[in-house]
Record summary
Model confidence (mean pLDDT): 89 of 100. Predicted 3D model of an 86-nucleotide RNA (c-di-GMP-I riboswitch aptamer) from Syntrophomonas sp. UBA4922. The organism belongs to Syntrophomonas, within Bacteria. It was read from a public genome assembly, where an Rfam model found it.
RNA sequence: CACCGAUAAUGGCAAACUCGUCGAAAGGCGGGGACGCAAAGCCACGGGUCUAAAGACGUAAGGUCAAUGACAGCCGGGUUGCCGAA
Numbered sequence: 001c002a003c004c005g006a007u008a009a010u011g012g013c014a015a016a017c018u019c020g021u022c023g024a025a026a027g028g029c030g031g032g033g034a035c036g037c038a039a040a041g042c043c044a045c046g047g048g049u050c051u052a053a054a055g056a057c058g059u060a061a062g063g064u065c066a067a068u069g070a071c072a073g074c075c076g077g078g079u080u081g082c083c084g085a086a
Stems, first nucleotide, its partner, number of pairs: 004084002012037002017032006035073001041079003045076003048071003055065003
């Protein structure tokens, strides 16, 4: 240095649920709360998943299509980074 990852050290994040708030929704943000996490830091690049507002179809529907919306705690990839037993 690379891989790797302890019942080590110092710290960190925070699922469900809940309160507030923004949003059409998915979901985001903040408080509480911890299931877990060595990248559970960051990036929607590939795949995937969720939503369905505008728009389109439709006589109409609480219908169908529809991402330019969302998820990084689904998988891969990119990128940055703390510690150091075996």